A computed fold for a 538-nucleotide part of an RNA from a Clostridia bacterium, annotated as large-subunit ribosomal RNA, domain I. It matches the Rfam family "Bacterial large subunit ribosomal RNA". Gene Ontology terms of the family: ribosome and structural constituent of ribosome.
[in-house]
Context: one part of a larger RNA
RNA sequence: CGUAUAGUGGAUGCCUUGGCAAUUGGCGCCGAUGAAGGCCGUGAUUAACUGCGAUAAGCCACGGGUAGGUGUAAGUAACCUGUGAUCCGUGGAUUGCCGAAUGAGGAAACUCACUUAGGGUAAUGCCUAAGUAUCCUGCAAUGAAUUCAUAGUUGCAGCGAGGGGAACCUACUGAACCGAAACAUCUUAGUAAGUAGAGGAAAAGAAAAUAAAAAAAUGAUUCCGUCAGUAGUGGCGAGCGAACGCGGAAGAGCCUAAACCGGAUUCGUCCGGGGUAAUGGACUGCAUAAGUGACCUUGAGGAUAAUGGAACGGUUUUGGGAAAGCCGGCCGAAGAGGGUGAAAGCCCCGUACACGAAAUCCAAGACUGCAGCGGCAGUAUCCGGAGUACCACGAGACACGAGAAACCUUGUGGGAAAUCGGGGGGACCACCCCCCAAGGCUAAAUACUACCUGGUGACCGAUAGCGCAUAGUACUGUGAAGGAAAGGUGAAAAGGACCCCGGGAGGGGAGUGAAAGAGAACCUGAAACCCUGUGUUU
Numbered sequence: 001c002g003u004a005u006a007g008u009g010g011a012u013g014c015c016u017u018g019g020c021a022a023u024u025g026g027c028g029c030c031g032a033u034g035a036a037g038g039c040c041g042u043g044a045u046u047a048a049c050u051g052c053g054a055u056a057a058g059c060c061a062c063g064g065g066u067a068g069g070u071g072u073a074a075g076u077a078a079c080c081u082g083u084g085a086u087c088c089g090u091g092g093a094u095u096g097c098c099g100a101a102u103g104a105g106g107a108a109a110c111u112c113a114c115u116u117a118g119g120g121u122a123a124u125g126c127c128u129a130a131g132u133a134u135c136c137u138g139c140a141a142u143g144a145a146u147u148c149a150u151a152g153u154u155g156c157a158g159c160g161a162g163g164g165g166a167a168c169c170u171a172c173u174g175a176a177c178c179g180a181a182a183c184a185u186c187u188u189a190g191u192a193a194g195u196a197g198a199g200g201a202a203a204a205g206a207a208a209a210u211a212a213a214a215a216a217a218u219g220a221u222u223c224c225g226u227c228a229g230u231a232g233u234g235g236c237g238a239g240c241g242a243a244c245g246c247g248g249a250a251g252a253g254c255c256u257a258a259a260c261c262g263g264a265u266u267c268g269u270c271c272g273g274g275g276u277a278a279u280g281g282a283c284u285g286c287a288u289a290a291g292u293g294a295c296c297u298u299g300a301g302g303a304u305a306a307u308g309g310a311a312c313g314g315u316u317u318u319g320g321g322a323a324a325g326c327c328g329g330c331c332g333a334a335g336a337g338g339g340u341g342a343a344a345g346c347c348c349c350g351u352a353c354a355c356g357a358a359a360u361c362c363a364a365g366a367c368u369g370c371a372g373c374g375g376c377a378g379u380a381u382c383c384g385g386a387g388u389a390c391c392a393c394g395a396g397a398c399a400c401g402a403g404a405a406a407c408c409u410u411g412u413g414g415g416a417a418a419u420c421g422g423g424g425g426g427a428c429c430a431c432c433c434c435c436c437a438a439g440g441c442u443a444a445a446u447a448c449u450a451c452c453u454g455g456u457g458a459c460c461g462a463u464a465g466c467g468c469a470u471a472g473u474a475c476u477g478u479g480a481a482g483g484a485a486a487g488g489u490g491a492a493a494a495g496g497a498c499c500c501c502g503g504g505a506g507g508g509g510a511g512u513g514a515a516a517g518a519g520a521a522c523c524u525g526a527a528a529c530c531c532u533g534u535g536u537u538u
Stems, first nucleotide, its partner, number of pairs: 001535004007529001013523001014488002018460002020457002023454001025452002028448001029164002037098003040053003044076002048072002059092006068080003103112003113132007134161002136158007168199001169197005179186001183235001209218002222249005232240002253441003256385001260273005278419001280383003283378004291373002295369001298365001301362004307354002312328004317324001329346002331335001337349003390414007400426001421436005475482002495522001498509004
């Protein structure tokens, strides 16, 4: 060096309990009635996980279901169960301590109190139950400087707030790298990040709108498609980038302030009627019921357990084993899928289809009921949202970078009108047209996916796929934080009784098994590495 047999090692193949992705349909908030998340307990035996909470792997009721049951998880023991257990669903009871944590304190899961009512002791200590935080709102009492008052203080009441939650939403604050082939306006971008707040969605929303301009026309908001990479904007660079209109989804409209009338008042104001629009309202005169209806009630249907559910045998073929082969049948509204000793429509679980709820929840639509709305004429008087509109200066936001720059928001200053009024139609003016600001509410179409549910994959198959086939564990760090490895005996433990060697480990027989060259360091078992035998060469 070659070769052979072993060893070591854990590649490869096959497998899948786990992931990944995009989806269907649901559900969408929890919390002082103490959450999310934990600590400590709890079992006959109990370290961990799971469940549960001193009623502690559980208690009660109702419904389902049927022969076994006392979780993962074996063994032993002791029990439960046709008077229906275990199990599944619905509702209820219990629910230690910490935690917003709320009696005070605190180095979370601990310490120490007070009030009231009980218990106990000869008495104190002691035991039990309930309450005792702050802020806000309302009410009441009390009450300074300071006469009245006010501030303050005290008490009572509140199913008021506080904290948590994956993304989605609104508001506020708000970068830089980057691009411009440098860089400053610009871009990245109102993005990331931070803060506050809300809901199952949020926001927006019933025109001081859009338009047209010879003449019309539309009729709240939101979302999608188009208009269109157009009109524009832009160190006219890089880039940014509409709207009208059209086609769809969905459709829904309402309430107040004021005038006027009545009542109350602590004299500040408050309450009731009335009224809500740009063909108005109050007011005066006349009329007064069809219709509408988002509220209430009801509940078609659905969710949360279930139930029924077709059809195959043979074989002295092979094999350890038949679902394979061969032979002969059958069902099919079911030949989706999984399991069973290899590969099963007809063995098991299922599947198509049919059918089901005592209890809780969701809910279209309809009926009934009850609020509200709902008519005509007249026009003398009254009302119609003020530090507002508007203007100037400075900013922001509009696709629009100050531009010819309107419209919208507003920091500073000035500051109207009152229906013979006011705003808009992209400077501004005239004409014409549209509308009525300075109060408020509003479902659906839309966004997201923590959670539940069903299936799907030219997605992975244990160095892959989530970090995890479970683990935020072990371990590291003062801490914020970082963060693994680790799957496979066999169809079934049938997991090797007994004998021998050995101190044991281990091995040799025997036995099990299809196989032990499947023996738990367990499927397959590559290479590196390495023992021994052997051949060859120096």